[in-house]
RNA sequence: AGCCCCAUAGUCUAGCGGCCAAGGAUACAGGGCUUUGGACCCUGUGACAGGAGUUCGAAUCUCCUUGGGGCUA
Numbered sequence: 001a002g003c004c005c006c007a008u009a010g011u012c013u014a015g016c017g018g019c020c021a022a023g024g025a026u027a028c029a030g031g032g033c034u035u036u037g038g039a040c041c042c043u044g045u046g047a048c049a050g051g052a053g054u055u056c057g058a059a060u061c062u063c064c065u066u067g068g069g070g071c072u073a
Stems, first nucleotide, its partner, number of pairs: 001072007010026004018056001027045006049065005
């Protein structure tokens, strides 16, 4: 330098153009239970890497940028 893959809460992850307010686990906060803690139960908090385009409608398709990984020279 060229090509390929990936990017969703603090962490792991579901999603394959419309399905509710982007779901689940974990974490964190509050409450219940308990002598206390843990475990368990209930409630809550928090995410689509950034920008542009296509479309009636984009996490999803296209382009550029950023970051990570790989291959070739």
Predicted 3D model of a 73-nucleotide RNA (transfer RNA) from archaeon GW2011_AR10.
Rfam family: tRNA. From the family's description: Transfer RNA (tRNA) molecules are approximately 80 nucleotides in length.